[in-house]
Description: The part of an RNA shown here (small-subunit ribosomal RNA, 5' domain) has 503 nucleotides and comes from an uncultured prokaryote. RNAcentral holds the full RNA, with entries from ENA. Its mean pLDDT, the model's own confidence on a scale to 100, is 81. Its Rfam family is "Bacterial small subunit ribosomal RNA".

Context: one part of a larger RNA
RNA sequence: GAACGAACGUUGGCGGCGUGGAUGAGGCAUGCAAGUCGAGCGAGAAAGCACUCUUCGGAGUGUGAGUAGAGCGGCGGAUGGGUGAGUAAUACGUGGACAACCUGCCCCGGAGUCCGGGAUAACCCAGGGAAACUUGGCCUAAUACCGGAUGGCAUCCAGAUGACACCUGUCUUUUGGAUUAAAGCUCCGCGCUCCGGGAGGGGAUUGCGGCUUAUCAGCUUGUUGGUGGGGUAAUGGCCCACCAAGGCUACGACGGGUAGCAGGCCUGAGAGGUUGAACGGCCACAUGGGCACUGAGGCAGCAGUGGGGAAUAUUGCACAAUGGGCGAAAGCCUGAUGCAGCCAUGCCGCGUGUGUGAAGAAGGCCUUAGGGUUGUAAAGCACUUUCAGCAGUGAGGAAAGGUGUGUCGUUAAUAGCGGCAUACUGUGACGUUAACUGCAGAAGAAGGACCGGCUAACUCCGUGCCAGCAGCCGCGGUAAUACGGAGGGUCCGAGCGUUAAUC
Numbered sequence: 001g002a003a004c005g006a007a008c009g010u011u012g013g014c015g016g017c018g019u020g021g022a023u024g025a026g027g028c029a030u031g032c033a034a035g036u037c038g039a040g041c042g043a044g045a046a047a048g049c050a051c052u053c054u055u056c057g058g059a060g061u062g063u064g065a066g067u068a069g070a071g072c073g074g075c076g077g078a079u080g081g082g083u084g085a086g087u088a089a090u091a092c093g094u095g096g097a098c099a100a101c102c103u104g105c106c107c108c109g110g111a112g113u114c115c116g117g118g119a120u121a122a123c124c125c126a127g128g129g130a131a132a133c134u135u136g137g138c139c140u141a142a143u144a145c146c147g148g149a150u151g152g153c154a155u156c157c158a159g160a161u162g163a164c165a166c167c168u169g170u171c172u173u174u175u176g177g178a179u180u181a182a183a184g185c186u187c188c189g190c191g192c193u194c195c196g197g198g199a200g201g202g203g204a205u206u207g208c209g210g211c212u213u214a215u216c217a218g219c220u221u222g223u224u225g226g227u228g229g230g231g232u233a234a235u236g237g238c239c240c241a242c243c244a245a246g247g248c249u250a251c252g253a254c255g256g257g258u259a260g261c262a263g264g265c266c267u268g269a270g271a272g273g274u275u276g277a278a279c280g281g282c283c284a285c286a287u288g289g290g291c292a293c294u295g296a297g298g299c300a301g302c303a304g305u306g307g308g309g310a311a312u313a314u315u316g317c318a319c320a321a322u323g324g325g326c327g328a329a330a331g332c333c334u335g336a337u338g339c340a341g342c343c344a345u346g347c348c349g350c351g352u353g354u355g356u357g358a359a360g361a362a363g364g365c366c367u368u369a370g371g372g373u374u375g376u377a378a379a380g381c382a383c384u385u386u387c388a389g390c391a392g393u394g395a396g397g398a399a400a401g402g403u404g405u406g407u408c409g410u411u412a413a414u415a416g417c418g419g420c421a422u423a424c425u426g427u428g429a430c431g432u433u434a435a436c437u438g439c440a441g442a443a444g445a446a447g448g449a450c451c452g453g454c455u456a457a458c459u460c461c462g463u464g465c466c467a468g469c470a471g472c473c474g475c476g477g478u479a480a481u482a483c484g485g486a487g488g489g490u491c492c493g494a495g496c497g498u499u500a501a502u503c
Base pairs, nucleotide, nucleotide: 001503002502006499007498008497009496010495013350014349015348016347017346018345020342027305028304030303031302032301035075036074037073040072041071048063049062050061051060052059053058082285083284084283092209093208094207095206096205098203101202102201103200106198107197108196109195110194111193112192113191114148115147116146117145124137125136126135127134128133154179155178156177157176158175159174160173162171163170164169184190185189211257212256213255218248219247220246223245224244225243226242227241228240229239230238260282261281263279264275266273267272314340316339317338318337322336323334324333325332326331353383354382355381356380363374364373365372366371387444389439390438391437392436393435397430401425402424403423404422405421406420407419408418409417410416447492448491449490450489451488452473453472454471458487459486460485461484462483468475469474
C1' cells in the first nucleotide's frame, strides 16, 4: 500500500447494487417450509335458507352438494432448502476405462392391451388404551391384488454360423427346449404391458495431483493371493468355507495432529503466498453412537427466542415473474424464488449550494506593537433548486389464461376435443414503483484523524522525567513544533481513525 462476512471509538444527508451467526454440529415456545389428482375408485356430511307437519320438544322434504372432511389408488414426498461436525481418502480435482452395471418422468421405433377371480379400507356395529393409537365382526369398488391365455428380435440352457475383440468374451444370423406381460378412464385423447434405441442422471473402477509431524519405524490375519460359493444392478475378501503365506514400508508404511475438496476469492510485476464467506460444482451430515426393537418429540429449512460471544437482521408481503410437484385443463401447493424491512457492513454515485463581494469589518490567535493571519472566508448583493419535502402524471417487468371467429387434424360427423392464426377480454407482491411535471425556500444536510523524523502539515500557553505520548527511532528533569489546551495548517470525507488476522 492492498484487502475484509469484520468489530470498537467517533460522526452521520440521500440513493443504486451487494453482503450480514465466522462463536455453542449448544438448547428451543409459536407459526409456516410438500403436496396434488374426482378425467383411477367406492362412499358421502353439517350449519344456514325455504316449504310442509307439529303433542311446540321437534320431525320431514328441497336446497346447501355430489360440496366439505376423510378413505383406497397413482405420482411427488430421495428434488428444492440448511450446515461443515466428521473425513488425509470409501472424499475432491483432472484424464482414462466398464467386453462388470442401473436409470421413474421425457423422445424415437416395433409388438400387444384377451378371459376370469377372491379380497380389503372407507361406512356401520362392538371393544381396548392416559395418550399416540389400536383390535374384532359385517358390507363394497378400482388404473389396488391374484389366476389363466397369448407370446416375440426378451431372459436362461444346449448347439451351429459369420464378424469383431482379445484376460473373461461382444455382436449378427439361426435350430431345439424352458420362463415371464398388461388397466383402464374419458370419449378418440390420455394411459397400461413387453422389446430395442436415445437423451439426461447415477454406480463401480483406474493413472496422476494437492497439509503437518520421524521427539511416530516398522505395520497387517480377511491381512495378500487362489479355488468354490453367497450377495449385488454390477466387478471384487464385499461376505463365507477351504488352501497357500503372503501384502505395505525410508520415493515415509503404521501412528499422532490439523482440515470438507475444488472452480475461485485476496495479494503480488510475476513466480509464489494466504484463503475456501457470498455465487455455481462435488462430498458428508440431519438430537451423540448404532440399526435388533421401541418411540409424543428433534429449527445444521424461513422467521423468531433465551444462551455463549467483540459481533451478525423481520415471528414481513406475494406466488405477479422464474423454477419445481400434481393435474387433460382451470387450478392448487411452493419461507425455492421474487420483493420489502433492519445495519454506513462493503463498493459505486449524488448532495450539503453558485457567482460576486476589501471597509481586507468585528472577534480569535500571533506580534519585533508597525503589523501579520484566520480571509473572499463571513456579512451584503445577485442567482440556482440536484437530493430530501409536498402535490400530480405515470411506464416496464405480462407472457399466459378466458371468450368469439377462421382454418387444420381426429372422426361416420358440419358433435365434441386438440393444434395454429386472429379479435376482444384479462392477471403485479414490489408499489405512495422507476421516470417525468409542478410548488416553496439557501432553505433540512460535515465530520474524523494527524502536524519531531519515517510522513503532507507550526506557533503560543500550561506542565516540569510529573501528568502523559509512543508503529519504530524515541519525547517529558523550566524556553517541549513529540505531553494537555488554543490558534493555524495537512490528509481524507459520509465518513475518519484504532484493533485483529492475510499478502